[in-house]
Molecule: THF (Tetrahydrofolate) riboswitch aptamer
RNA sequence: UACAGAGUAGGUGUCGAGGCGUCAAGUGCCGGUGAAACGGGGAGUUGUUCAUCGGACGAAAGAAGUUUUCCACAGGAAGAUUUCUGCGGUCGCGGCAUCGCAUCCCGCUGUC
Numbered sequence: 001u002a003c004a005g006a007g008u009a010g011g012u013g014u015c016g017a018g019g020c021g022u023c024a025a026g027u028g029c030c031g032g033u034g035a036a037a038c039g040g041g042g043a044g045u046u047g048u049u050c051a052u053c054g055g056a057c058g059a060a061a062g063a064a065g066u067u068u069u070c071c072a073c074a075g076g077a078a079g080a081u082u083u084c085u086g087c088g089g090u091c092g093c094g095g096c097a098u099c100g101c102a103u104c105c106c107g108c109u110g111u112c
Stems, first nucleotide, its partner, number of pairs: 002111004010099007018091002020088003029055008040106004061085011
């Protein structure tokens, strides 16, 4: 000098345990505002993410027990609460797998 590689935010899938909602929040969608990250450093790009406000749309429930109120023949209805089974493009944590950030300059490791 040339070539190759490592490194991180984050994304996706999956498993585990713990929550939230199921009398509808959350997720996802649209718009406004602000912020963060973008390979070790700097410049730089704006495809990403997060927070917040507003708007539209939208769902899977069921069983058992306790208790309160109402109706009152048996029994039924409504509310509160506990447990269990489900459901939600649900939340965050951990493991595994996989993808992985234009361009330029300067670094790290290896080879020649």